[in-house]
Context: one part of a larger RNA
Molecule: large-subunit ribosomal RNA, domain II
Organism: Patescibacteria group bacterium
RNA sequence: CUGAGGAGUGAUCGUGCGCAGCAAGGUUAAGGGAAUAAAACCCCGGAGCCGUAGCGAAAGCUAGUCCUAAUUGGGCGAAUAGUUGCCCGCGAUCGACCCGAAGCCUGGUGAGCUAACCAUGAGCAGGUUGAACCCCGCCGAGAGGCGGGGGGAGGACCGAACCGUUGUACGUUGCAAAGUGCUCGGAUGACUUGUGGUUAGGGGCAAUAUACCAAUCGAACCAGGUGAUAGCUGGCUCUCCUCGAAAUGUAUUUUGGUACAGCCUUUUAGAGUAGCCGCGGGGGUAGAGCUACUGGAAGGGAUGCGGAGUCCGAGAGGAUAUCCCUCCCUACCAAACUCCGAAUACCGCGCGUGAAAUCUAAAGGAGUGAGCAGGCGGGAGCAAGUUCCGUCGUGCAAAAGGGAAACAGCCCAGACCAUCAGUUAAGGUCCCUAAGUUGGAUUUAAGUGGGGAAGGUAGUGAAGUGACUCAGACACCCAGAAGGUAGGCUCAGAAGCAGCCAUCCUUGAAAGAGUGCGUAACAGCUCACUGGCUAAGUCAUUUUGCGCCGAAAAUGUAACGGGGCUCAAAAUCCACACCGAAACUAUGGACUUGGCCGCAAGGUCAAGUGGUAGAGGAGCGUUCCGGCAGCAGCGAAGCCGACUCGUAAGAGGCGGUGGAGCGGCCGGAAGUGAGAAUCUCAGC
Numbered sequence: 001c002u003g004a005g006g007a008g009u010g011a012u013c014g015u016g017c018g019c020a021g022c023a024a025g026g027u028u029a030a031g032g033g034a035a036u037a038a039a040a041c042c043c044c045g046g047a048g049c050c051g052u053a054g055c056g057a058a059a060g061c062u063a064g065u066c067c068u069a070a071u072u073g074g075g076c077g078a079a080u081a082g083u084u085g086c087c088c089g090c091g092a093u094c095g096a097c098c099c100g101a102a103g104c105c106u107g108g109u110g111a112g113c114u115a116a117c118c119a120u121g122a123g124c125a126g127g128u129u130g131a132a133c134c135c136c137g138c139c140g141a142g143a144g145g146c147g148g149g150g151g152g153a154g155g156a157c158c159g160a161a162c163c164g165u166u167g168u169a170c171g172u173u174g175c176a177a178a179g180u181g182c183u184c185g186g187a188u189g190a191c192u193u194g195u196g197g198u199u200a201g202g203g204g205c206a207a208u209a210u211a212c213c214a215a216u217c218g219a220a221c222c223a224g225g226u227g228a229u230a231g232c233u234g235g236c237u238c239u240c241c242u243c244g245a246a247a248u249g250u251a252u253u254u255u256g257g258u259a260c261a262g263c264c265u266u267u268u269a270g271a272g273u274a275g276c277c278g279c280g281g282g283g284g285u286a287g288a289g290c291u292a293c294u295g296g297a298a299g300g301g302a303u304g305c306g307g308a309g310u311c312c313g314a315g316a317g318g319a320u321a322u323c324c325c326u327c328c329c330u331a332c333c334a335a336a337c338u339c340c341g342a343a344u345a346c347c348g349c350g351c352g353u354g355a356a357a358u359c360u361a362a363a364g365g366a367g368u369g370a371g372c373a374g375g376c377g378g379g380a381g382c383a384a385g386u387u388c389c390g391u392c393g394u395g396c397a398a399a400a401g402g403g404a405a406a407c408a409g410c411c412c413a414g415a416c417c418a419u420c421a422g423u424u425a426a427g428g429u430c431c432c433u434a435a436g437u438u439g440g441a442u443u444u445a446a447g448u449g450g451g452g453a454a455g456g457u458a459g460u461g462a463a464g465u466g467a468c469u470c471a472g473a474c475a476c477c478c479a480g481a482a483g484g485u486a487g488g489c490u491c492a493g494a495a496g497c498a499g500c501c502a503u504c505c506u507u508g509a510a511a512g513a514g515u516g517c518g519u520a521a522c523a524g525c526u527c528a529c530u531g532g533c534u535a536a537g538u539c540a541u542u543u544u545g546c547g548c549c550g551a552a553a554a555u556g557u558a559a560c561g562g563g564g565c566u567c568a569a570a571a572u573c574c575a576c577a578c579c580g581a582a583a584c585u586a587u588g589g590a591c592u593u594g595g596c597c598g599c600a601a602g603g604u605c606a607a608g609u610g611g612u613a614g615a616g617g618a619g620c621g622u623u624c625c626g627g628c629a630g631c632a633g634c635g636a637a638g639c640c641g642a643c644u645c646g647u648a649a650g651a652g653g654c655g656g657u658g659g660a661g662c663g664g665c666c667g668g669a670a671g672u673g674a675g676a677a678u679c680u681c682a683g684c
Stems, first nucleotide, its partner, number of pairs: 001683005010094007018086005025050003031044003054061002064076004097235002100232001104225006115199009124189001126158003129154001133150007162186003167182004201217001203213002238619006248261005262368002264365008273357001275353002277350005287340001288338002294334003298330005304325001306324003309320004371396003374392007401412003416589004421585003427579003430563003436576001438575006449565001455549003459546010477532004482506003487501003512527001516525002590609008620673001622670007630662002638657004643652003
């Protein structure tokens, strides 16, 4: 990959819809009769069950009864519909849609692997060291010492077999479910090993590693209890039509589960609602304000007959550049401040408007109870594609189509089907690429556009304000910039130029008791200021448009989708065209619901037809059974091929193949539909 198999079933109760029978009743069970191949149909069987009466704990009473001493009271009832069967939905008990544990228990099988032990055997090349003890010699009074020889001890040494396995490489679908090469430890011992035997599963054995007990061990293996249980994961098979969620609240040994409520659906019955508009309401949020309170908080000032401090003074008292309080001026802050105070929202009313848009009740069936992004309002947080709330006019989830290069959640727009028709939305119109190289007016020179802050900017455009200026400004250039005087003080010095004080006068066109450099101090240079030359604008400042700098990242341009673009193909404003979607329209068709017409079939009008979980409806097909009528060697089923029909599941005819059964209609019953389950089996 292909084929086949593969998951809501059955029993018994309960409950509800539908259909059917009978009805104040309904119904039989076991069993029996008759009948039969065996059943069923048929006839008996009234035991029993449900209903027809309730209330009370009960005695009991009874359309009432209970509570009470008693109720004008209250609770539960009464004023009638049930019951039996069949199909279907759902629930309960059972394995209960299917597959899936780890596990628990019972009875057995295992020590041919391995652990320990018992019995009986076996093995350890070669080399080295040289204990005790013994003997001899020498010295010594002795004790003893020294030397030599013999001896052959040891969980002794080196190192094969043997046992092991330290490091490393290879191997890792291996030579091997633990090996190979090199290296390494033990190698007379607590050594190694053969054979036979013993100990068994909460048990053994253990120089303890929870190690080992047959490639399995924190409790072996096999069979059984057994379809253990699994709030968990996965899977669950034909079609079309209608509607269509939730990811919230409360509770939970509860938080990935569940119950009730909320939201969906179906049926029945009812209301006349929802929305919009109008009218009427309460509010203390946003904002704002605070000399309107409570608090916070900056600067200045006044007064003081206020309080504290400091100073002067014997005291009286006075002074005060300090603090507090009070007052005034200027400028402010607040979730737990408010003299004020919206928009929305919410509530009420309306014989205003308004039809598939709203709500209520009863009953059957659910799913959901992990939400997410975006806008707005908030809490937490440096922040986050963060977290926790509120809200939605939005969306995704459960929504396709167009735009945003690509891109669940953004913008446009909600796909019933068809069309080689038209109009638009967002967004676009130089080429890729459908449509303007369209028109008008400006800006930008940075490829800004096409990423970025504080901050900086003699880039450039626009609008102001204030100065100077043909009696000559601004800038360059030429010249002057003096005298009293080196002002006084200070100082080693202090001469315009360390510092302190003062900052005048004279001459003059103008010239500071000096703007900067400079000197030890002088000197020197320069500026303010003035004249000349020249000839037309110049300086300062405010607001603002577009730029510039600030600007560093990892495979390759790579921060317009690309090419490329500069009176633009960039930016701003205006104008007219065009393109552009499944939107809207046109034409044809289908279905659903409602209204009207009609006995019905149907017709007509209107509205609607995206959809996950899920609810409801209508069908197709498979196998078998009953009834009816049929087909088939003049060729059944099956298979192959293209064709026709149907909205679909599917159906039909024809040709070929095939060679013996088969379908149609009306009903019935199900082992009834396959792509997924690390599904099962077979084949490839």